[in-house]
Order: sequence, then C1' cells, then structure tokens
RNA sequence: GCGGGCGUAGCUUAAUGGCAAAGCUUCUGGUUCCCAACCAGAUGACGAGGGUUCGAUUCCCUUCGCCCGCUCCA
Repeated sequence: GCGGGCGUAGCUUAAUGGCAAAGCUUCUGGUUCCCAACCAGAUGACGAGGGUUCGAUUCCCUUCGCCCGCUCCA
C1' cells in the first nucleotide's frame, strides 16, 4: 500500500428501514437485629462526519480505532 471483519449502556451480548432489548454492574426503596440473597423501581448506549429516504443503529460514501490476511521498498 491492497483486501476482509468488528465498533450498540461501566461490562457481556441482542435487534432491525418505523419508540433501541436483555443479563450483570451502579443508585434508591422494601425485606432483615446487621450483612448477603431476594423483591420493586430508577439511571444510562448505536465510534465520527456527510448522503439517500417521510423516517437510518440498519442502505451508500468518507473518516477514526481495533483485529486478521496478502504484498512492496529500504
């Protein structure tokens, strides 16, 4: 340099052109003599920019980061 894959919540994973879901975590409350466990609730995310579309996390382009493979030069 070329090609391919991945990027969603603090972490691990879903979903799909039409309100972004769940588990763990965190916080609050309940229960308990206290803790743990359990129950109820709350908080919080589509890597960035642009385009198409009535509508984009999803489709297209560019770009950033990570991973894999190939290749060239010194």
Background
Transfer RNA from Paracoccus sp. DMF, 74 nucleotides, folded computationally. Its mean pLDDT, the model's own confidence on a scale to 100, is 80. The sequence is in RNAcentral, with records from ENA and MGnify. It matches the Rfam family "tRNA". It is annotated as a transfer RNA.